Predicted 3D model of an 85-nucleotide RNA (c-di-GMP-I riboswitch aptamer) from a Bacillota bacterium.
RNA sequence: GACCGACAAAGGCAAACCACCCGAAAGGAUGGGGCGCAAAGCCAUGGGUCUAAAGUUACGAAACCAAGAUCGCCAGGCUGCCGAA
Numbered sequence: 001g002a003c004c005g006a007c008a009a010a011g012g013c014a015a016a017c018c019a020c021c022c023g024a025a026a027g028g029a030u031g032g033g034g035c036g037c038a039a040a041g042c043c044a045u046g047g048g049u050c051u052a053a054a055g056u057u058a059c060g061a062a063a064c065c066a067a068g069a070u071c072g073c074c075a076g077g078c079u080g081c082c083g084a085a
Stems, first nucleotide, its partner, number of pairs: 004083002012037002017032003021028002035072001041078003045075003048070003055064003
């Protein structure tokens, strides 16, 4: 230094749920909370998934559709704390 990841140490993040705000929705911000996480830090680049406002087709129902969302779905890229085996 690379891989790796311990019933180690120091610190970190924070699911569901609740309150409130933003948003058409999915979802997100903040506070509480703590299921979990060694990248659960960052980037929507590829795939997946969710939503369907606008639009299109329909025509009174609905269908399609991402330029929306998700990195705590996977892959890829960038960066980073600690150091037993």